c-di-AMP riboswitch aptamer (ydaO/yuaA leader) from a soil metagenome, 134 nucleotides, folded computationally.
The prediction has a mean pLDDT of 76.
Of the family's consensus pairs, 92% are formed in the model.
RNAcentral holds the sequence, with entries from MGnify.
RNA sequence: CGCCGAGUCCCUGAUCGGAUAUCAGGGAGCGGGGGACCCAAGUUGUGUGGGGCGAAUUCCACGGCAUGGCCGUGGGAAGCGCAGGCUCUUUCAGCGCUAGCCCGUCAGCUAACCCCGCAGGCCGACGAAAGAGG
Numbered sequence: 001c002g003c004c005g006a007g008u009c010c011c012u013g014a015u016c017g018g019a020u021a022u023c024a025g026g027g028a029g030c031g032g033g034g035g036a037c038c039c040a041a042g043u044u045g046u047g048u049g050g051g052g053c054g055a056a057u058u059c060c061a062c063g064g065c066a067u068g069g070c071c072g073u074g075g076g077a078a079g080c081g082c083a084g085g086c087u088c089u090u091u092c093a094g095c096g097c098u099a100g101c102c103c104g105u106c107a108g109c110u111a112a113c114c115c116c117g118c119a120g121g122c123c124g125a126c127g128a129a130a131g132a133g134g
Stems, first nucleotide, its partner, number of pairs: 002122003008028007029118006039108001049106001050103004057077009079097004086133007
């Protein structure tokens, strides 16, 4: 320089030798949740509850276990990301990912309205075409 991701920019005050750092507020922008009529749906029960963020779901075979299921390995389908380096879309081929966390018995959609987040993590030099914009 660049990549995943909503996770960026600006203003005021305080602190400070000075701050682009930190803290407290505010605004813009981006992202998410709750929440009517109508519509949709049945659902729940001391249960294998139900739901949210996210691409991160599902099926088959084999093996194991504590066998309403869970774990491991392999394969498939679905989904997601990457590179002629200005951006976007599409096709083929290649490479990689398919996690984790949260709410707490509760939430379909949903106008008004209400609430929340603006983190964290990487280090590749790696193809061929078409179209549009700038």